Small-subunit ribosomal RNA from an uncultured prokaryote, 1462 nucleotides, folded computationally. Its mean pLDDT, the model's own confidence on a scale to 100, is 83. RNAcentral holds the sequence, with entries from ENA.
RNA sequence: CGGGGGCAGCAGUCUACACAUGCAGUCGAGCGGAACGAGUAUCAUCUGACACCUUCGGGUGGAACUGAUAACGGGCGUCGAGCGGCGGACGGGUGAGUAACGCGUGGGAAUAUGCCCUUUAGUGGGGGAUAACUCGGGGAAACCCGAGCUAAUACCGCAUAAUCUCUUCGGAGCAAAGUGGGGGAUCUUCGGACCUCGCGCUAUCAGAUGAGCCUGCGUUGGAUUAGCUAGUUGGUGAGGUAAUGGCUCACCAAGGCGACGAUCCAUAGCUGGUCUGAGAGGACGAUCAGCCACACUGGGACUGAGACACGGCCCAGACUCCUACGGGAGGCAGCAGUGGUGAAUAUUGGACAAUGGGCGCAAGCCUGAUCCAGCAAUGCCGCGUGUGUGAAGAAGGCCUGAGGGUUGUAAAGCACUUUCAGUAGGGAAGAAAGGUCUAACGUUAAUAGCGUAUUGUCUUGACGUUAGCUGCAGAAGAAGCACCGGCUAACUCCGUGCCAGCAGCCGCGGUAAUACGGAGGGUGCGAGCGUUAAUCGGAAUUACUGGGCGUAAAGCGCAUGCAGGUGGUUUGUUAAGUCAGAUGUGAAAGCCCGAGGCUCAACCUCGGAAGGUCAUUUGAAACUGGCAAACUAGAGUACUGUAGAGGGGGGUAGAAUAUUAGGUGUAGCGGUGAAAUGCGUAGAGAUCUGAAGGAAUACCAGUGGCGAAGGCGGCCCCCUGGAUUGAUACUGACACUGAGGUGCGAAAGCGUGGGUAGCAAACAGGAUUAGAUACCCUGGUAGUCCAUGCCGUAAACGAUGUCAACUAGCCGUUGGAAGACUUGAUCUUUUAGUGGCGCAGCUAACGCAAUAAGUUGACCGCCUGGGGAGUACGGCCGCAAGGUUAAAACUCAAAUGAAUUGACGGGGGCCCGCACAAGCGGUGGAGCAUGUGGUUUAAUUCGAAGCAACGCGAAGAACCUUACCUACUCUUGACAUCCACAGAACUUUUCAGAGAUGAAUUGGUGCCUUCGGGAACUGUGAGACAGGUGCUGCAUGGCUGUCGUCAGCUCGUCUUGUGAAAUGUUGGGUUAAGUCCCGUAACGAGCGCAACCCUUGUCCUUAUUUGCCAGCACGUAAUGGUAGGAACUCUAAGGAGACUGCCGGUGACAAACCGGAGGAAGGUGCGGACGACGUCAAGUCAUCAUGGCCCUUACGAGCGGGGCUACACACGUGCUACAAUGGCCAGGACAAACGGUUGCAACCCCGCGAGGGUGAGCGAAUCCCAGAAAACUUGUCGUAGUCCGGAUCGGAGUCUGCAACUCGACUCCGUGAAGUCGGAAUCGCUAGUAAUCGUGGAUCAGAAUGCCACGGUGAAUACGUUCCCGGGCCUUGUACACACCGCCCGUCACACCAUGGGAGUGGAUUGCACCAGAAGUAGCUAGCUUAACCUUCGGGAGGGCGGUUACCACGGUGUGGUUGCC
Repeated sequence: CGGGGGCAGCAGUCUACACAUGCAGUCGAGCGGAACGAGUAUCAUCUGACACCUUCGGGUGGAACUGAUAACGGGCGUCGAGCGGCGGACGGGUGAGUAACGCGUGGGAAUAUGCCCUUUAGUGGGGGAUAACUCGGGGAAACCCGAGCUAAUACCGCAUAAUCUCUUCGGAGCAAAGUGGGGGAUCUUCGGACCUCGCGCUAUCAGAUGAGCCUGCGUUGGAUUAGCUAGUUGGUGAGGUAAUGGCUCACCAAGGCGACGAUCCAUAGCUGGUCUGAGAGGACGAUCAGCCACACUGGGACUGAGACACGGCCCAGACUCCUACGGGAGGCAGCAGUGGUGAAUAUUGGACAAUGGGCGCAAGCCUGAUCCAGCAAUGCCGCGUGUGUGAAGAAGGCCUGAGGGUUGUAAAGCACUUUCAGUAGGGAAGAAAGGUCUAACGUUAAUAGCGUAUUGUCUUGACGUUAGCUGCAGAAGAAGCACCGGCUAACUCCGUGCCAGCAGCCGCGGUAAUACGGAGGGUGCGAGCGUUAAUCGGAAUUACUGGGCGUAAAGCGCAUGCAGGUGGUUUGUUAAGUCAGAUGUGAAAGCCCGAGGCUCAACCUCGGAAGGUCAUUUGAAACUGGCAAACUAGAGUACUGUAGAGGGGGGUAGAAUAUUAGGUGUAGCGGUGAAAUGCGUAGAGAUCUGAAGGAAUACCAGUGGCGAAGGCGGCCCCCUGGAUUGAUACUGACACUGAGGUGCGAAAGCGUGGGUAGCAAACAGGAUUAGAUACCCUGGUAGUCCAUGCCGUAAACGAUGUCAACUAGCCGUUGGAAGACUUGAUCUUUUAGUGGCGCAGCUAACGCAAUAAGUUGACCGCCUGGGGAGUACGGCCGCAAGGUUAAAACUCAAAUGAAUUGACGGGGGCCCGCACAAGCGGUGGAGCAUGUGGUUUAAUUCGAAGCAACGCGAAGAACCUUACCUACUCUUGACAUCCACAGAACUUUUCAGAGAUGAAUUGGUGCCUUCGGGAACUGUGAGACAGGUGCUGCAUGGCUGUCGUCAGCUCGUCUUGUGAAAUGUUGGGUUAAGUCCCGUAACGAGCGCAACCCUUGUCCUUAUUUGCCAGCACGUAAUGGUAGGAACUCUAAGGAGACUGCCGGUGACAAACCGGAGGAAGGUGCGGACGACGUCAAGUCAUCAUGGCCCUUACGAGCGGGGCUACACACGUGCUACAAUGGCCAGGACAAACGGUUGCAACCCCGCGAGGGUGAGCGAAUCCCAGAAAACUUGUCGUAGUCCGGAUCGGAGUCUGCAACUCGACUCCGUGAAGUCGGAAUCGCUAGUAAUCGUGGAUCAGAAUGCCACGGUGAAUACGUUCCCGGGCCUUGUACACACCGCCCGUCACACCAUGGGAGUGGAUUGCACCAGAAGUAGCUAGCUUAACCUUCGGGAGGGCGGUUACCACGGUGUGGUUGCC
């Protein structure tokens, strides 16, 4: 903040912005007084009931309304204003400032302290004024001025005074106030004195309380703030203060602070404590309590015990208000309240009853402190909103598999109860004091008085209609909020359709959403529940407890070394660290523990415990430290050898390149993938000789050597550093590390001066390329080289800081030493380096493993998500280039490491396939056919889209099909089931219409029956429903394509690994094959492969009609035509056969391969069917089925016509060709397989022909379709747009069919287009294959160049696996995993966000210099003025006003710094 809201208890509650209004002292027992009051008491006078006495005159007392009167004095009560005293320095508020002795804690000495307590003294005697008041005056007001009168506990002298102050040590100096009560003696001017008591006053001592001061330690961030400081640090003296002190001043000295963080900047009140956390910590500092600071902003003092003063004063400033314009007033950060700000925070309440405070002798007065109440669930805690029973498991809701489930004992109903609220009654505690009466005690002369104190009595409550108690009535008045995908408890339906929306993170939503919205149900809390904001936790994610740095972020490039940190052995001592005890302190509250009080709790009360890096003190002495003394194992020195590209300087050598001079010699050289630029007839290149010059040092040469690292390489000399070996001697911890600092530090680069052979940025030219500011080539300048000075960085890497110790081994290599023998190219041991492997251990893994990344110690450096960014700004360094130090805003949800499985690679290895190659034939060019795109159209229905859509669905669109369009019609429907009624069904004819349909009309009364009716069919009617080739193939089933007939894909158990995973399945061979063999931390198994199936090839057996016909016989013109036969062929059943079985060789004694024999067939014989896990959200909702959605007189249904056949064009698949290996004419041969009754149709006749007529035979090994064609044999054509080719068009016909116009096929006559072998590119095929030739079938009324099937003729080639494409296995790299059609980089355009720079503008803050100087204080004072005291009476002392000096606030000027929500 949102929705909702019953009660009680306890507690807390905005803003240093501006504020209207209200709320704030006391003492009359300090004083002068004032007005008023009541009527009490008194007194005076008068009146006087009544009572008593009486001397009866009267006196006395005296009630009462008394009554009246006057008076002033006194008394009582009250008291505005004033003088005076005390308090306004407490209480209350706030947190702006402050990083400080401000706070916390512990110490300290140089102080003062009103009221209070204690001690000792005193309180004597005088004086002069002044408010109030009166009079006069000024002003609008605030207020002020003058004159006069007056008092005091107001003020001032004098006296007295010390344990006070000062002192020259003789002394000197300093005080006061009275007031109230009572009273026996004595005195009295009757006022009193006097005495006594109380309260005051003065001085003083000691205390208590509160305060001031000093100090150790602790107390936020920034070093992109590194130097700061002149009263600064100290001293002497003086001043000042209550008091120490540079607090202030004069003089002297030059100090003081700082890397243990000064100074500067930013932020902030501190603490007890609060929240959180296991703790250590982290964050915070509301309420309550302690301290500090502030009071509109800034400055200042006065008074006072105490202030530099919240409700006091003065000044300056801003603001507000009043005003008569001359002047004045004000300060809520007190309680309420108002405006404003803001997401947001309350009543202009009651009472002093309690607690406390001020004043007062007291009563008492005051007190927005406080106690209470009010408002808001703001928090904590408690209670209630009912309880029991109640199954027909009601109704309703929701879901549903339609049966039921759930809401749910929930409700209703029945029986009870009454907390709280309501109402009526009664009713505690918070109250102690105080007044008054009274015995006693103290004081006293006293029974007064006062004080203490006993008893009785009177009285005091805001809260308050209190708390608590009782009665009454009635379930009556009292439940919501969030959530329900995971984290996180809780699930379904509907709506929506990446829309609306959700979301803390991951993420939901694109038509089946447990995530959106609603509903039902559920879960969690409950008078609350959610949200937002914030803190801690989880986060060991800043790691003290408790992390890291080879590759994830992270070891400085390397050394040296000051400070710092750490440090070998022994003894003694000390006691700083350390440990223990005691004492003090660590306020209370809080937390914790134990009790107690409110019915419980929250809350409150009491007691205890706890809490420190605290202080003081006593002890201990192991360890660390200090001191002292020693030691030699660390470290170092001396001596002896040894190895080395260690460094610096000087010299020198040979090879090579290039240049140059000369000779020989001729046409090219050079360069590249290929070229060109370039050089060369002016003689190059090649070759020989000579010269000069620069740079670098082949071989040796080596995971060899040296050096701290960078780095160092011919040879010789000089100078020089380090390492190492051995044996002794010496020093005696001298050591390790190392922030800053200092030095060294590749290459490139810079400055100056040289040098320059080769190489070579830039640059030029030539190529390559779409371009090529590149790679390649030809040249070429800085530079590379030397000297000197800078730079200070590198993947400066072992991506591994330095030092030390410890912890299995094996094998090399370099340097040294020792020993052994067999004396060697030997072995063993040891040491200093340098390598390989490996155990334990470590590691996220990879890996490291005595040269650790193992186990430890010491010290340093560095890291804390990615980007922004090693960038900006600032500083430092540099000649510059630049280096170093080093952020933030903003932005992302990741970035990264190592390993795993895949996929990919213009990575590697092995292997396969008509994949290439070798061949043959095509496509792409032409015409036509057919499909598609596009366009067109009323419609040209829909689908298929790389391979894997395109002669595909469609095995056949004239109507139908048909889904499309147009027109006309139907609405329970063309089709299914149910119901009711009627009728048999059905059928004839006529009319209208394009037809559907409508109107009439003829014939017809069926079947079963238990006589009720039933079944089928038709019509009508009502509704449930039908219907949809409408959408979604990305909701699906089924089916299919594809990788691919590729050899793969997996599992169980074991084992390895933290794990993903691996192993098996890898390896060596082999195969068509994950086929088989061998090996093997694996052993087995499954789906695939193969085999089993079909077909074909050989043979055998059986069978013999419709097939066959050898032999035998009959017959014909001829024919298996016939009798017969079962040999052959064929047919169709069953068998055989082939298995690397045999032989030889190779191979590992294997698997297997090669060759051979035999055989019809040989290594899978040929062909087919058969398609692993999966991929492509592949295809199909239009075969079918199906979820959901949509239409329902229409998106359904019927019907006529049209369309699917359109046509500038583009593509795919085919046919026919371009011709002579051919066309045409003629002749005469040889198949297989299929089909046939709505059918195939022979023979015969007719027609040129398509075909027609007739119709035998055949439901077919019998009959028919049915003539096979190419081939073959003659003839002709002669290379031409032809006797090639046949498109197109004209005419005439045939057939099918209701119907050939749109739009069929075929025939005949005529016509005779393009086309002369096809660009880039591309397809098929490895043998009975390609090519070529014909035949049949399905669909079908008719309509194939397509599809499916059949046979005839019948080739060429394969060296081989480099390349293209696809695939398999192993391996490697990867920043890819939607997996290379991946991922991903930069510029540019526009808009926006954040930041840097920026000519500038305007703020804030601060340094320095200067001007200025209010109020105030202090000093000075020649002016003016002045009651107390002194006086010689003139005056003086002292004071005041004024003036002036010093200090200083605001303000101003100039010049710098810093800074930002400008």